[in-house]
Formats: sequence, C1' cells, structure tokens
RNA sequence: GCUCCCGUAGUUCAAUGGACAGAAUAAGGGGUUCCUAACCCCUAGACACAGGUUCGACUCCUGUCGGGAGCA
Repeated sequence: GCUCCCGUAGUUCAAUGGACAGAAUAAGGGGUUCCUAACCCCUAGACACAGGUUCGACUCCUGUCGGGAGCA
C1' cells in the first nucleotide's frame, strides 16, 4: 500500500429496516438478617464520528477514526 472483519451500558453479549435499543453482570438505593453473604424489589447507565438513501436506520450506502486478520 491492497483486501476482509469488527466498533452498542463500567464489562460480556443481543436486537427481520418498524412498539420506549434489551439481557446478564457490575454500580447506587431499599427489603430480608443480630451482622455479612445469598435472595427479592427499585433506580441510573450505551448505538465510534459525519453525511446520504428511506415514511422510518444500531441495521443499507459513502467517508473519517480506532481495533483485528490476511496479502505484498
């Protein structure tokens, strides 16, 4: 330099182009307990960035950024 894959809560992962982007775990609060652990309830938390297509985009297209693999 060329080709391909990936980028979503703190972390690990979901989400046919269509309902308020969900789950587990972690965090905070409460219940239970003499206390802790476990268990139960509640709360907050995310689509890498910018354009485009579409009635509607995490999803499709283009570019940029970051990570990985292969070729040279």